[in-house]
Molecule: TPP riboswitch aptamer (THI element)
Organism: Thiohalocapsa halophila
RNA sequence: CAGUCCUGCUGGGGGUGCCCGCCGUGCGCGGGCUGAGACAGUCCCUUAGAACCUGAUCCGGUUGAUACCGGCGGAGGGAAGGCGAGGACGCAUCAC
Numbered sequence: 001c002a003g004u005c006c007u008g009c010u011g012g013g014g015g016u017g018c019c020c021g022c023c024g025u026g027c028g029c030g031g032g033c034u035g036a037g038a039c040a041g042u043c044c045c046u047u048a049g050a051a052c053c054u055g056a057u058c059c060g061g062u063u064g065a066u067a068c069c070g071g072c073g074g075a076g077g078g079a080a081g082g083c084g085a086g087g088a089c090g091c092a093u094c095a096c
Base pairs, nucleotide, nucleotide: 001090003089004088005087006086008083009082010080011046012045013044014043017033018032019031020030021029022028052077053076054075058071059070060069061068
């Protein structure tokens, strides 16, 4: 210091399922499972975009049950090519 990545800030995006018990048939309350996160934490993601949505009341496997695991997915969409100068790589110049 062009550039790239990481990090920080600002702005923006996203999900909230399955089961058991109690009360009840109306709202709920307590607990368990997976996970970063189950209206819960700034939890995760922000174009190098699997955060998340569609496909999907999908397919195979598993479980007490469930997007619980895998496929689908070199499919389609999806929210900044912002600010700073902290770090790394890299480039240029100067000195020794």